[in-house]
This record gives sequence, structure tokens and C1' cells, in this order.
RNA sequence: AAUAACCUUCGGGGCAGGGUGAGAUGCGACUGCAUCAAUUCCCGACCGGCGGUGAAAGCCCGCGAGCGACCCUUUUGAGGUUGCUGAACCGGUGAAAUUCCGGUGCCGACGGUAGAGUCCGGAUGGGAGAAGGUAUCU
Repeated sequence: AAUAACCUUCGGGGCAGGGUGAGAUGCGACUGCAUCAAUUCCCGACCGGCGGUGAAAGCCCGCGAGCGACCCUUUUGAGGUUGCUGAACCGGUGAAAUUCCGGUGCCGACGGUAGAGUCCGGAUGGGAGAAGGUAUCU
């Protein structure tokens, strides 16, 4: 340096502080008083997998995850193919930036529950990939 193989490890973060009160409970008896009560609603806060990209990316290109269909198979499993699958503009600097700086925005699976990117759950799961090692040959 090349070739394919094997092994090990790693591989997703986030509601601070307030408001309201559906509802429940207790007292009372005329529709009142008190307590608890949404991390989901409102104000506000916080978070951002992986590879690539002349320059660093949640929102540029692609991948993974998620939800389906079909194929194969020992019904299960695993695998393959395929469909669906979110969001950014302006200005500045510069050789080059929707990636940096400034400004103003936007997006975020499924089930549970007072309506969830952040709580609980599938998940000690899966996985794009990353790092290292073994051995072979030259």
C1' cells in the first nucleotide's frame, strides 16, 4: 500500500420559571368556598444521530430511524426490493460558506396521558457509521 475475511469497543440530546384549570375531592346548600391538578394548552425555556459538501450544517445532497406494500423462508426469525417520510431566508466577510458572523424564522415518528421534539413506553432494542485490533499477501 492492496485484497477480502474475522474480532472488540463505541454509537441521541432537551421544560428553568410562570399562567390558566378540563377534572377530582372536601365543606356548604344555591349554584358558592377551599385544596389538588397539563413538563402535553398559553407565555417563556431547552435540544439537534451519521456520511458528504472548495469553509465548520437540525432546515444543501444522501443515509439511518419511523410507517406501509411485495418477495423469500421452517408459521415465527432474518434478509431483499420498493413507496411514504419535517424544516431557511436576507445581509456581511471571503477564492470559496442556504455550513462561519449578524439578523429574523421554521421543523421534529408511533402508543399512553388534559392535546407531547423534551414525561412514560416499545428500547439492556435497532442502526447510519466511528475507532482499534488479528491474520494473509507483497
The prediction has a mean pLDDT of 82. Predicted 3D model of a 138-nucleotide RNA (FMN riboswitch aptamer (RFN element)) from a Thermomicrobiaceae bacterium. Of the family's consensus pairs, 100% are formed in the model. It was read from a public genome assembly, where an Rfam model found it. It matches the Rfam family "FMN riboswitch aptamer (RFN element)". Rfam links the family to the GO term FMN binding. NCBI's taxonomy places the organism under Bacteria, Thermomicrobiota, Thermomicrobia, Thermomicrobiales, Thermomicrobiaceae.